The RNA shown here (small-subunit ribosomal RNA) has 1509 nucleotides and comes from an uncultured bacterium. Rfam family: Bacterial small subunit ribosomal RNA. RNAcentral holds the sequence, with entries from ENA and SILVA.
């Protein structure tokens, strides 16, 4: 510091996700040790048990143990004295601290800084003064009583540092005088006169007590500033705001009360609602910030819930009191008791959080003179990997790189120096021994000094010495011992992101943070091996900050991505020209106070180190005060004119409102002419018309709109404004530079205007026209088209308040290149004037550079450069929806969410593809022609069906006479049956084998196979009657074999677009980039062929050419071909001699190149015409097929990965099947006839083939054929006849002398074998069919059409197929509108699997969340009224009372209790508010591979789309 993810790719926008850190965590797997921390985040739910606050006998009375003394005597008892352990009570102090928790609280609660001249403060420190004299009670105790208990009542006795009276009085309060002083109320000092207090005890000098100053500490109150969400909470408030007086308090104050006034707060957010203890800090971050408030520290609040006061220095009191409520417990039913949010612990809740431990040794606290007692504060230990930190699980050597595992191309690689093995070490843990800090105060004791004293007792005090005091520490430290022994896991390995293979699985099981993996070769699932990361941990989940500049202060945006209010006026607010003076609020500098400690940071130091702890420093960016500065801003004052406004003159205009007027046109009505149609459409029909339409002429009526001018021209803020005249009226522009003197800009709320549609009321209504009716179209057509037609459109008044209200661009000011055009003015010059040109102001456009921008674009009319103000945005959907509020008559508007869901949605541009977009061009693409197919019969292939099997493949064009250039057996892959198992075939190894291998014959069998068996081998070596080895054979092991599967794992080959003209590259240039350019443009071509032009210049693969055949000629050669001349010869014939002329054969050349001429064209390329020529513009034909597309075809040609079978999915054999047959399709053949059939005669090819072959002549047969065998390995011989044609004859238009299917019979041929299942011949039979619906195919010249011939395969043949060959030999093309396909350019796009694309809505199904809903249930906060506990306060008193007064009597003062009143918690009643739960039903929404209906949108999306109504 970034990365992944929208696309075919790109840039930008934008969300989602990841890598980092942290945690009071939890969960999974695993787990050796120690240190330091930390541990109920949930139920402020309920709590058993124990403990957590007592202490003082030196305040008091009483009790009075041990021990001891005295006396009596019944010698173990009684009485008395001393002694004081012990303790309930009175009294004092403490109990308000310490400890816990975070429910409440949005508040002066907290933080920070100030104030108190408005205050209090026990114990403590310090100063002054004082401590006199009396009195009456009461607990305890004893007696009586009530009660289950808790506890209580009555009578009697008694003490005090308990209580009360009096004296004394500096200070306090009131009053009087004077002085000093403060920001104000006021404060300080001085002075005159009036009201209230002391206590003892003891070991006799200590602790005390009272009063009054001061200090310290702690607290109280007030104020400035600061820190949550919500406006779908906008108004709140009656003690409310203020005053006067009183009460109350330590003290100010409506704190409370009476009276008076009517205020106070609020958009700088009152009031209400929600949430929350606040802070130091902690986590994160570069920082600013964001999150958080556990542990530690400060503050606050609370103590079962609510209320209340008492005591006290301090409480409205956690372990005090009273009342009420809920709950729990005891009970004798009458009454009582309780409060763990103290430490442990329990139940419960929960994903989740510990021991009912030890000790007061230390630190601290309470009491006490002290010893000491108390202390779950605290110090420690225990449990938990919960966190941080440290340590260990060994170290070194060790290669035949062991075994095993895994992978493998089978060679090896890897695990891996890893292990074993050798040598060593000894941390931690273990065993044994030993041992420390934390402990020094204190008191004790010894000695000494001082004080007190009669005293060297004692007591107090100071110094020194000695001993005493440890819960834990101790699993520590130190020493010794033994032994590598006891100690490693977790996660990941497709990308992000470090780390890869095999097997299993087969869209299953599963994974997943995002993108996404898995449908038979998964580096993504599971396992294994290996690797990477971290390590006593590792992962996951949750939360939070970061990355996220993704709320943007630092630091973002708004034309098109989300985002400018429809427009204006204007309130608050914000901002504001220029000069001078003042001030010093902001701002800046310095000083000072504060900013607690801890934390963070730095430097040191202490634990072996670290974590941890300590010391010092820095910092705490803040707030207050003082001094200073004055540029800028503010404030006050005074000027200025350029901003703004006014005045005067002139000007343009569909600016607005009202009134009036006008013509054309449509329609209707009246009348005339006229006579059958009109109208309408793609075509029609509905409609109108003989009751006279349309058409036409004249007249009349009525409403609406204003042709031409008219223009990216004008005006207006926008919406908007268009005939003419008049009236009223708003704004704008120019000129003069005359006046005012900053008067300005923007503008939250607010107010006004605001197209169309719509609403209300009243008019009006010609045309047009939602709804509606009809006619068409259509599968349907609630549409598009047509005929009608009502609201409405128009006017007046009132609502509505929205539009794609758009420049998708808020307003203002200033600045920043030009060019050009148009509208409205002005100046100067010229001129008689105008016009033109020029300068200038203003307005409206176009173009264009810098700049900006993601790009498109924008560009002085900014989207540039800056400033000011306002509005708005923060992923898509849900949704501009719901709820709430508000406006509206309604429709609806404004404001405006969430649950849930997706990983995108969206912008600009690029390349393609596509379009029922455009332009140019081409092709038997259409058209023009010729002939077919589709109908019949047959052949053949396919589907389907059937079957034991009908083997398999091919599937639009580009499968279907295709693989198959030959299925009776074989082929053959299929089926049935019979057999074989190292195999029909290859290689290697081991063992065996000479009567071995082989094998006639025989038996069995359908054959294969099985059995038997005469006979009977071969090669090499040696020491040769023999031995060994090889081949062969037998047995066995490896393996063979597979037309089994996957063409979507592949190679190769092939089809197709398409013989279409395209497809690319290098360098350069342009663009952020994908890409573009080149390859576009103008011509031209069959062609990206060539030329010109050109930010391109070149090049490659294609096209063309080179190659073959054919067309002309020449040369060479001349047999088997040929035969002109010469000769011979025949019935005839190149038959023979011969020839090399011709044809021909087959080799080499020539020839054609737009070369020549004319024209056109850019002096080009090229085209048109012509000459010559056998051939002319590629002469004709063939071979040749660019980059690529179709996961096209083929695993059954071959090759091949993976998978599968192995006495079978292999191999052999017999028979069957591939030839089936209701049906359908493709491709063909033959026909339907007279351009023909039949019969007779007769002529002319080319290219091939032939030895297991072609086979002549002759003979036989009606024929197929047989016989025969000459000749020929072939320009020699043979197949071989070519046929159509031509010449005759006949048939006479018919199911025929057409047509030949089908069937019967008889034959022939091939073959081992023609039954399933061959071909041919003859005779007989003689079906359909009379030219073929919709539709569809081929062909542009030696072509179509017609005619025959040959070959491959092959024993034969299903061939009518296929591949070739020649013969005869046309018609038509004016052309490119249309159909199909293709090429180039351009345009649109929401497509990119690319239109066979994408995609919308209803309905149906499942599932999820939400809204409404008759209601029902619950919570919260209030309001009004009722009741009124405890208690304070007040009133009152017929009851009670020791202290004081009183003549000690009555009585009084005073107090108590009772009663009453105000207030008052809980509770009750009532009407509402608000939040939540639930609810039959209902509404829309989201989501869900293959449901239904249509086709709305994207292309002109087939009616352009969209916005409002």
């Nucleotide at each position: 510091a970034g990365a992944g993810u929208u696309u075919g790719a790109u840039c930008a926008u934008g969300g989602c996700u990841c890598a980092g850190g942290a945690c009071g965590a939890a969960c999974g797997c695993u787990g050796g040790c120690g240190g330091c921390g930390u541990g109920c985040u949930u139920a402020a739910c309920a709590c058993a048990u124990g403990c957590a606050a007592g202490u003082c006998g030196a305040a008091c009375g009483a009790u009075g143990a041990a021990c001891u003394c005295c006396a009596g005597c019944u010698u173990g008892c009684u009485g008395g004295g001393g002694g004081g352990a012990u303790u309930a009570g009175u009294g004092g102090c403490g109990a308000a601290c310490g400890g816990g928790u975070g429910a409440g609280u949005a508040a002066c609660a907290c933080g920070u800084g100030a104030g108190u001249a408005a205050c209090c403060u026990g114990c403590c420190c310090u100063g002054g003064a004082c401590u006199c004299u009396g009195g009456g009670a009461u607990a305890a105790c004893c007696c009586c009583g009530a009660g289950a208990a808790a506890u209580c009542g009555g009578a009697g006795c008694u003490a005090a540092u308990a209580c009360c009276g009096g004296a004394u009085a500096g200070g306090a309060c009131c009053u009087u005088u004077c002085c000093c002083u403060g920001c104000a109320u006021g404060g300080g000092g001085u002075u005159u006169g009036g009201u209230g207090g002391a206590a003892a005890g003891u070991u006799u000098u200590u602790c005390g007590g009272u009063u009054u100053g001061g200090g310290a500490u702690g607290g109280a109150c007030u104020c400035g500033c600061g820190g949550c969400c919500u406006a779908u909470c906008a108004g709140c408030u009656u003690g409310u705001u203020g005053g006067u007086g009183a009460g109350g308090u330590a003290a100010u104050g409506g704190c409370u009360c009476a009276c008076c006034a009517a205020g106070g707060c609020a958009u700088u957010g009152a009031c209400g609602g929600g949430u929350a203890g606040c802070c130091g800090g902690c986590c994160u971050u570069a920082g600013c910030g964001g999150g958080u408030g556990u542990c530690c520290g400060g503050c606050c609040a609370c103590a079962u819930u609510g209320g209340g006061a008492c005591u006290g220095a301090g409480a409205c009191a956690c372990u005090g009191c009273c009342c009420a409520a809920a709950c729990u417990c005891c009970u004798a039913c009458g009454g009582g008791a309780g409060g763990c949010u103290g430490c442990a612990g329990u139940c419960g809740a929960g994903g989740a959080u510990c021991u009912u431990c030890c000790g007061c040794a230390a630190u601290g606290g309470g009491c006490g003179c002290a010893a000491g007692c108390c202390u779950g504060a605290c110090g420690g230990a225990g449990c938990g990997a919960c966190g941080c930190c440290g340590c260990g699980u060994g170290u070194g050597g060790g290669a035949u790189g062991a075994a095993g595992g895994c992978c493998u191309u089978c060679g090896g690689g890897u695990u891996g120096u890893a292990a074993a093995c050798c040598a060593c070490u000894g941390u931690c843990a273990c065993u044994c021994g030993u041992u420390a800090a934390g402990a020094a105060a204190g008191g004790g004791u010894u000695g000494g000094g001082g004080g007190u004293u009669a005293a060297c007792a004692g007591c107090c005090u100071c110094c020194a010495g000695c001993a005493c005091u440890g819960a834990c520490g101790a699993a520590g430290g130190c020493g010794a011992g033994a032994g590598a022994g006891g100690a490693a896991g977790c996660c990941a390995c497709g990308g992000c992101u470090a780390a890869c293979u095999u097997c299993g699985u087969g869209c299953c099981a599963g994974c997943a943070g995002c993108c996404g993996c898995g449908g038979u070769a998964a580096g993504a699932c599971g396992a294994a091996g290996g690797u990477g990361g971290c390590g006593a941990g590792c992962g996951u989940u949750g939360u939070u900050c970061g990355g996220a500049a993704u709320c943007a202060c630092u630091g973002g945006g708004c034309a098109u991505a989300a985002a400018g209010c429809g427009c204006a006026c204007g309130u608050a607010g914000g901002c504001g020209g220029u000069g001078c003076c003042g001030u010093a609020a902001g701002u800046c500098g310095g000083a000072u106070g504060u900013g607690a400690a801890a934390u963070c940071c730095c430097u040191c130091g202490g634990c072996c180190u670290a974590a941890c702890c300590g010391a010092g420093g820095a910092a705490c960016u803040g707030c207050g005060u003082c001094c200073g500065a004055u540029a800028c801003u503010g404030c006050g004052g005074u000027g200025c004119u350029u901003g703004a406004g006014g005045a005067u003159c002139a000007g343009a205009g569909g600016g607005g409102u009202g009134c009036a007027u006008g013509g054309a046109a449509u329609u209707u009505c009246c009348g005339g002419u006229g006579g059958a149609g009109c109208g309408g459409u793609g075509a029609a029909a509905u409609g109108c018309g003989u009751u006279g339409a349309u058409a036409u002429c004249g007249g009349a009526a009525g409403g609406a709109a204003c042709u031409c001018c008219g223009g990216c021209g004008g005006c207006g803020a926008a919406a908007g404004c268009g005939a003419u005249g008049c009236a009223c009226u708003g704004g704008c522009u120019g000129a003069u530079u005359u006046c005012u003197g900053a008067c300005g800009c923007u503008g939250a709320g607010g107010u006004g205007c605001g197209a169309a549609a719509g609403c209300c009321a009243g008019g009006g209504g010609a045309g047009c026209a939602a709804a509606c009716g009809g006619g068409a179209u259509u599968a349907g057509a609630u549409a598009c088209c047509c005929c009608g037609g009502u609201a409405g459109u128009c006017c007046u008044g009132g609502c509505c308040g929205u539009a794609a209200a758009c420049g998708a661009u808020g307003g203002g000011u200033a600045c920043u290149a030009g060019g050009u055009a148009a509208g409205g003015g002005g100046g100067a010059u010229u001129u008689c004037a105008a016009a033109c040109g020029u300068c200038u102001c203003u307005c409206u456009g176009c173009u264009g550079g810098a700049g900006u921008g993601a790009a498109u674009a924008u560009a002085u009319u900014a989207a540039g450069u800056a400033c000011c103000c306002c509005g708005c945005c923060u992923g898509g959907g849900a949704a501009g929806u719901a709820c709430a509020g508000u406006c509206g008559c309604a429709a609806g508007g404004c404001u405006g969410a969430a649950a849930c869901u997706c990983a995108a949605a969206g912008g600009a541009a690029u390349u393609g593809a596509c379009g029922g977009g455009g332009g140019c061009u081409c092709a038997c693409a259409c058209a023009a022609g010729c002939g077919g197919u589709g109908g019949a019969g047959c052949a053949u292939g396919u589907u389907g069906u059937u079957c034991a099997a009908u083997u398999c493949g091919a599937a639009g064009c580009a499968a279907c006479g295709c693989g198959c250039a030959g299925a009776a057996c074989c082929u053959u892959a299929c089926c049935u049956g019979g057999g074989c198992u190292u195999g029909a075939c290859a290689u290697g190894c081991u063992g065996g084998u000479g009567g071995u291998a082989g094998a006639a014959g025989c038996c069995u069998g359908a054959a294969a196979g099985g059995g038997u068996a005469a006979c009977g081998a071969c090669u090499c070596c040696c020491u040769c009657u023999g031995g060994g080895a090889g081949a062969g054979c037998c047995a066995g092991c490896a393996c063979a074999g597979g037309u089994g599967u996957u063409g979507c794992a592949u190679g190769g080959c092939u089809g197709u677009c398409g013989u279409c003209a395209g497809c690319u590259c290098g360098u350069g240039u342009c663009g952020u980039g994908a890409g573009a350019u080149g390859u576009c443009g103008g011509g031209u071509u069959a062609a990206g062929u060539c030329c010109c032009a050109u930010a391109a210049c070149g090049a490659g693969c294609g096209a063309a050419a080179c190659c073959c055949c054919u067309g002309u000629c020449a040369c060479u050669a001349g047999u088997u071909a040929c035969u002109a001349a010469c000769g011979g010869g025949u019935a005839a014939a190149g038959c023979c001699g011969a020839g090399g002329a011709c044809u021909c054969u087959a080799g080499u050349g020539a020839g054609a190149c737009u070369g020549c001429c004319g024209g056109u064209g850019u002096u080009a390329a090229a085209c048109c015409g012509g000459a010559g020529g056998a051939a002319g513009g590629u002469g004709g034909g063939g071979a040749u097929g660019a980059c690529g597309u179709c996961a096209a075809g083929u695993c059954c040609u071959c090759a091949u990965g993976g998978c599968c079978c192995u006495u079978a999915c292999g191999c052999c054999c017999a028979g069957g099947g591939c030839u089936a047959c209701a049906a359908a399709c493709g491709u063909g053949c033959c026909a339907c006839a007279a351009u023909g059939g039949u019969a007779g005669g007769u002529a002319c090819a080319g290219a091939g083939c032939g030895a297991a072959g072609c086979g002549a002549a002759g003979c036989c047969g009606a024929g197929a054929g047989g016989u025969g065998g000459a000749g020929c390995a072939a320009a020699u011989c043979g197949c071989a006849a070519a046929a159509a044609g031509c010449c005759u004859a006949u048939c006479c238009c018919a199911g025929u002398u057409c047509g030949g299917a089908u069937u019967g019979a008889a034959g022939g041929c091939u073959g081992c074998a023609a039954u399933u299942c061959g071909c041919c011949u003859u005779c007989a039979u003689g079906a359909a069919g009379c030219u073929g619906g919709a539709a569809u195919c081929g062909c542009u010249a030696g072509u179509a059409a017609c005619c025959g011939c040959u070959g491959a395969u092959c024993a034969g043949c299903u061939a009518c197929g296929c591949a070739g060959c020649g013969g005869u030999g046309a018609a038509u093309a004016u052309g490119u509108u249309c159909c199909u396909g293709a090429g180039c350019c351009u345009u649109g796009u929401a497509c990119a699997c690319a239109c066979c694309g994408c995609c919308c809505g209803u309905c149906a199904a499942g599932c999820c969340a939400c809204g409404a809903g008759a209601g029902c249930c619950g919570g919260a906060a209030g309001u009004g009224c009722c009741c009124g506990a405890a208690g304070c306060c007040g009133c009152c008193u017929a009851c009670c009372c020791a202290a004081c007064c009183g003549u000690c009597a009555a009585g009084g003062a005073g107090g108590g209790a009772a009663g009453c009143g105000u207030c008052g918690a809980c509770g009750g009643c009532a009407a509402g508010u608000u939040c939540g739960g639930u609810g039959a039903u209902u509404g829309g929404g989201a989501c869900u591979a293959a449901g239904u209906c249509g086709u709305a949108a994207c292309a002109a999306g087939g009616u352009a789309a969209c916005c409002g109504u």